[in-house]
RNA sequence: UGCUUAUGGAGAAAGACGGAGGGAUUAGACCCUGCGAUGUCUUGGCAACCUGUACUUACAAGGUGCUACAUUCUACUCAAACCCAAACUUUGCGGUUGGAGACAGAUAAGCG
Numbered sequence: 001u002g003c004u005u006a007u008g009g010a011g012a013a014a015g016a017c018g019g020a021g022g023g024a025u026u027a028g029a030c031c032c033u034g035c036g037a038u039g040u041c042u043u044g045g046c047a048a049c050c051u052g053u054a055c056u057u058a059c060a061a062g063g064u065g066c067u068a069c070a071u072u073c074u075a076c077u078c079a080a081a082c083c084c085a086a087a088c089u090u091u092g093c094g095g096u097u098g099g100a101g102a103c104a105g106a107u108a109a110g111c112g
Base pairs, nucleotide, nucleotide: 002111003110004109005108006107007106013043014042015041016040017039021032022031023030026075027074028073029072044067045066046065048064049063050062051060052059053058071104076101077100078099080097081096082095083094084092085091086090
């Protein structure tokens, strides 16, 4: 780096360095940010997966992980409701809303 499976609206701080953008890519929106972001390190915390105890719940925090905003939201497909327009009982490459699925990414475990 790749493949498979599973999960995801919960949870959880501060200090130091550093100095400009950042929230995965593309597009749109929205939000955070010199009252110092993203990132790195240290300490703490949380408890998603593995692990251990327990065997129902739960406890522990050993291994990864996480510690702003639902994976920040939307995009692709499907049907539903409402609105609008035409039409005259149907139609729409229309708009909005939530739902389900898919794609993509992230994390864990296993395999190569």
The prediction has a mean pLDDT of 79. Predicted 3D model of a 112-nucleotide RNA (SAM riboswitch aptamer (S box leader)) from uncultured Mucilaginibacter sp.